[in-house]
The part of an RNA shown here (small-subunit ribosomal RNA, 5' domain) has 528 nucleotides and comes from an uncultured prokaryote. Its mean pLDDT, the model's own confidence on a scale to 100, is 86.
Context: one part of a larger RNA
RNA sequence: GAUUGAACGCUGGCGGCAUGCUUAACACAUGCAAGUCGAACGGUAACAGGUCCAGCUUGCUGGAUGCUGACGAGUGGCGGACGGGUGAGUAACGCGUGGGAAUCUACCCAUCUGCGGGGGACAACCAGGAAAUCCGGAUUAAUACCGCAUACGCCCUAAGGGGGAAAGCAGGGGAUCUUUCGGGACCUUGCACUAUUGGAUGAGCCCGCGUCGGAUUAGCUAGUUGGUGGGGUAAAGGCCCACCAAGGCGACGAUCCGUAGCUGGUCUGAGAGGAUGAUCAGCCACACUGGGACUGAGACACGGCCCAGACUCCUACGGGAGGCAGCAGUGGGGAAUAUUGGACAAUGGGGGCAACCCUGAUCCAGCCAUGCCGCGUGUGUGAAGAAGGCCUUAGGGUUGUAAAGCACUUUCAGUGGGGAGGAAGGUAUCAAGUUUAAUAUGCUUGGUAAUUGACGUUACCCACAGAAGAAGGACCGGCUAACUCCGUGCCAGCAGCCGCGGUAAUACGGAGUGUGCAAGCGUUAAUC
Numbered sequence: 001g002a003u004u005g006a007a008c009g010c011u012g013g014c015g016g017c018a019u020g021c022u023u024a025a026c027a028c029a030u031g032c033a034a035g036u037c038g039a040a041c042g043g044u045a046a047c048a049g050g051u052c053c054a055g056c057u058u059g060c061u062g063g064a065u066g067c068u069g070a071c072g073a074g075u076g077g078c079g080g081a082c083g084g085g086u087g088a089g090u091a092a093c094g095c096g097u098g099g100g101a102a103u104c105u106a107c108c109c110a111u112c113u114g115c116g117g118g119g120g121a122c123a124a125c126c127a128g129g130a131a132a133u134c135c136g137g138a139u140u141a142a143u144a145c146c147g148c149a150u151a152c153g154c155c156c157u158a159a160g161g162g163g164g165a166a167a168g169c170a171g172g173g174g175a176u177c178u179u180u181c182g183g184g185a186c187c188u189u190g191c192a193c194u195a196u197u198g199g200a201u202g203a204g205c206c207c208g209c210g211u212c213g214g215a216u217u218a219g220c221u222a223g224u225u226g227g228u229g230g231g232g233u234a235a236a237g238g239c240c241c242a243c244c245a246a247g248g249c250g251a252c253g254a255u256c257c258g259u260a261g262c263u264g265g266u267c268u269g270a271g272a273g274g275a276u277g278a279u280c281a282g283c284c285a286c287a288c289u290g291g292g293a294c295u296g297a298g299a300c301a302c303g304g305c306c307c308a309g310a311c312u313c314c315u316a317c318g319g320g321a322g323g324c325a326g327c328a329g330u331g332g333g334g335a336a337u338a339u340u341g342g343a344c345a346a347u348g349g350g351g352g353c354a355a356c357c358c359u360g361a362u363c364c365a366g367c368c369a370u371g372c373c374g375c376g377u378g379u380g381u382g383a384a385g386a387a388g389g390c391c392u393u394a395g396g397g398u399u400g401u402a403a404a405g406c407a408c409u410u411u412c413a414g415u416g417g418g419g420a421g422g423a424a425g426g427u428a429u430c431a432a433g434u435u436u437a438a439u440a441u442g443c444u445u446g447g448u449a450a451u452u453g454a455c456g457u458u459a460c461c462c463a464c465a466g467a468a469g470a471a472g473g474a475c476c477g478g479c480u481a482a483c484u485c486c487g488u489g490c491c492a493g494c495a496g497c498c499g500c501g502g503u504a505a506u507a508c509g510g511a512g513u514g515u516g517c518a519a520g521c522g523u524u525a526a527u528c
Stems, first nucleotide, its partner, number of pairs: 001528004006524005013375006020367001021333001026331003030328003035078003040075002043071002047069003050065007085286003094211007103203002108199003114193001116148001118146002126137001128135002154163003168191006176185003212258003219249003224246008261283004265276004288309005311322004339365001341364003347361001348359004378408004388399004412469001414464005422455001425451001427449008472517001474515002477498003483512005493500002
């Protein structure tokens, strides 16, 4: 000099854009953060409508009915493995980079195949018991579950041969059949379902090289190193097991100890390098502590399960409940770090045919000069060089065009009006094309209409009033830009280094002048 996730002291007008627990991976009150689908299912607790019945104050009350819109709880599907947080552990194939072969991959895209025929349960519900969690009994549906058939391709096998699948739902319909008059068969369209192959995406595994300090750590190792045979896994492999051999690593630093998430990057520097790893992005690890598996395409799973432990809470003492390193917020620790805010309008994600629902992701707003950037605190004129202050050789000098006065302007803030863009879509309707037996339906394209904004009193523009509301902090011995007076008298004090102060202190304290910065200025800490 540059820099910082900074803190402290004094001061503080506005805006834009960023940043904001670096310490206790300490403990957490409260609310929210993962749901959704009725176009899979049986149904009907609530709401609204319809129908029927009863009563009457003749437009209300009560009852019944899943008939309709919908829908609590339940079965089932998909998603809760993403998104969000933290950096404890880890010196490691963890990360970075470059290669590799023995693998899997839900949803998505493309290809090709099938979708035939049966069966039995368990919830919900009903009645019984219990303070609560819950227990046993009876009944029922499905895209839940289990068989049979079929199997080109698929899997196992040297071959012969053997093995394995499925589910329906919704919209529309002239004729025909059937009907409990709701519908069903049938036709058609769409979405699902099953098997296969390829792709895409994601993930698992192996290897070369690189990746902090300590030798006052020199030897380490028994599933250890390799082989054979098996087991296991999606998959290679001592990954695991039986047997056999006696190997493997190490001064090119093994082992041990300490420290640490790694990287793109960031800071500094002419560079080489040094330091660092906040925000943003990629990877990894973790989710009260330790262990374990289940489900699933994917987890050994932050807001799932089981066991043990510590801690907290409830209890009728028999037994139960919990996990903010999600967003806010609280206590504590600390020099120190924010709101128990708004909205799903946009972007993205989950579910759904869709409408839509959910989303503390996200977008916004709030707080803080924490940083960077921009703007303002007026402009012109004005010498009687006013008054006052300070100095003085007492003449004057300086503050100083500074002020006052006069003439203007109105950024920003204030008040009142106007006012984009962020909106793409979705809905309704019309037309054309396409599907089709069909001018039904569905799909695609286009037109029209009414609409969808948290921010938001938006950005921006116009008008109004009035210089009106807006300057400080540090320094002045040398380094280092800026000097005099008074007070003090090795005292009080200053100080980054050299050093000042013991009666004329430009170095202490005050004042006046000045210097350099400026909504900041200094100090401290830290890096180059």